[in-house]
């Protein structure tokens, strides 16, 4: 330079066109003589732009980032 794959809460991670899943993390209660464990809750997110749909994490088009392979 080209091809190819991936980008989702603070981490990790599922979704395959119709409320965005769970775990870790963080608040808050219960429980205990105290932590610690457990157990209720609540907190938080689709890299950015534009197209197509009645609708988009999903589909197609840029561009930005990471990865791999070829040179």
């Nucleotide at each position: 330079g080209c091809a190819c794959c991936c980008g989702u809460g603070g981490u990790c991670u599922a979704g395959u066109g119709g409320c965005a899943u769970g775990a870790c993390g963080c608040g808050a209660g219960c429980u205990u003589c105290c932590c610690a464990a457990g157990c209720u809750u609540g907190c938080a997110a689709u890299g950015c732009g534009g197209g197509u749909u009645c609708g988009a994490u999903u589909c197609c088009c840029g561009c930005c980032g990471g990865g791999u392979g070829c040179a």
Description:
The RNA shown here (transfer RNA) has 71 nucleotides and comes from a Candidatus Aenigmatarchaeota archaeon. The organism belongs to Candidatus Aenigmatarchaeota, within Archaea. Its Rfam family is "tRNA". About the family: Transfer RNA (tRNA) molecules are approximately 80 nucleotides in length. By type it is a transfer RNA.